Predicted 3D model of a 350-nucleotide RNA (Bacterial RNase P class A) from a Deltaproteobacteria bacterium. NCBI's taxonomy places the organism under Bacteria, Pseudomonadati, Myxococcota, Myxococcia. It was read from a public genome assembly, where an Rfam model found it.
RNA sequence: CGGAGAGGUCGAGGUGACCGCUGGUGGCGUCGACGUGACGUCACGAGAGGAAAGUCCGAGCUUCACAGGGCAGGGUGCUGGUUAACGGCCAGUCGAGGUAACUCGCAGGACAGUGCAACAGAAAGCAAACCGCCUGCCGCAAGGUAGGUAAGGGUGAAAUGGUGCGGUAAGAGCGCACCGCCUCUUUGGUGACAGAGAGGGCAUGGCAAACCCCACCCGAAGCAAGACCAGACAGGGGUCGCGUGGCCCGCGCGAUGACUCCGGGUUGGUCGCUCGAGCCCGCCGGCAACGACGGGCCUAGAUGAAUGGUCGCCAAGACACAGAACUCGGCUUAACGACCUCUCCGCCGU
Numbered sequence: 001c002g003g004a005g006a007g008g009u010c011g012a013g014g015u016g017a018c019c020g021c022u023g024g025u026g027g028c029g030u031c032g033a034c035g036u037g038a039c040g041u042c043a044c045g046a047g048a049g050g051a052a053a054g055u056c057c058g059a060g061c062u063u064c065a066c067a068g069g070g071c072a073g074g075g076u077g078c079u080g081g082u083u084a085a086c087g088g089c090c091a092g093u094c095g096a097g098g099u100a101a102c103u104c105g106c107a108g109g110a111c112a113g114u115g116c117a118a119c120a121g122a123a124a125g126c127a128a129a130c131c132g133c134c135u136g137c138c139g140c141a142a143g144g145u146a147g148g149u150a151a152g153g154g155u156g157a158a159a160u161g162g163u164g165c166g167g168u169a170a171g172a173g174c175g176c177a178c179c180g181c182c183u184c185u186u187u188g189g190u191g192a193c194a195g196a197g198a199g200g201g202c203a204u205g206g207c208a209a210a211c212c213c214c215a216c217c218c219g220a221a222g223c224a225a226g227a228c229c230a231g232a233c234a235g236g237g238g239u240c241g242c243g244u245g246g247c248c249c250g251c252g253c254g255a256u257g258a259c260u261c262c263g264g265g266u267u268g269g270u271c272g273c274u275c276g277a278g279c280c281c282g283c284c285g286g287c288a289a290c291g292a293c294g295g296g297c298c299u300a301g302a303u304g305a306a307u308g309g310u311c312g313c314c315a316a317g318a319c320a321c322a323g324a325a326c327u328c329g330g331c332u333u334a335a336c337g338a339c340c341u342c343u344c345c346g347c348c349g350u
Base pairs, nucleotide, nucleotide: 001346002345003344004343005342006341007340008339009338010337011336013314014313015312016311017310018309019308021047022046024044025043026042027041028040029039030038031037049321053332054331056330057329058328059327060326061222062221063220064219068249069248070247071246073218074217075216076215077214078092079091080090081089082088093107094105095104096103097102108213109212113211114210115207116206130153131152132149133148134147135146136145137144138143161179162178163177164176165175166174180202181200182199183198184197185196186195187194188193226271227270228269229268235262236261237260238259239258240257241253242252243251278297279296280295281294282293284291285290
């Protein structure tokens, strides 16, 4: 200098003034009033995202009176740690890709059982010989026949251990060496796992993101949850059961009742509604995720749906994707640009 990998910060402004919108706090005044409300005014201060999206996971919170057992069903699937929890995150092991930094994971079990693998091929789970090689016999020869063989060739995604040497009539773990596989012993590690040694038969294919087996986990519904106030109205029929995933048992309630169908009325207001497993800084422990301790801060709560306009100065790379509606931890998706840090490879120079 060029190419590549991983991570982080920010969001087209900053500042001052004026006007406007929504909430909050405080003062004053008026009305109301036994409730802490309505109106007006003044001052202060706050006001859309890194994904607010998807609704894919996990929870907080609310309701289902109080529980229970079993079956079915669902989720996860290497080890350890972290967390409120998770299918998340961190670290590691193994495997695949890449020269590498790194990235990805269809990561428990194929000797519990069932099943699948078209076509080709002799043969695709306990078998098998198409071409070929060797030996014997017959034959002038071509060739035929009997036996042996799986090293060479062919088919296929995959052919029943691999490479080499020896040996053999020709071959074959037939023997040997090194790998591979199995058993035992042993070393390191919390563990997944990684080594070492000895012995041994030389075989024990694939797919479980196929059904399945094993281990662990799992109530349901959801802020349109739920609670309260005001107000209006019209009933008629059915069942005997009903009880927040399905079924069974059990338990509880039940006819002045419960459940359900058709029809009518109310489509009003208040709460829930924002102080949170919250954020920032320091320090300690930890490889890290994360946690303890100390200090500081309060940062939207709308409800047919709020944040806009003008001017001056400074600056100037970017509105691309995109707008809160109970909240939070994640994952996934979309997409423009600026800046910062670390790492790998190549070239040149010193």

Of the family's consensus pairs, 94% are formed in the model.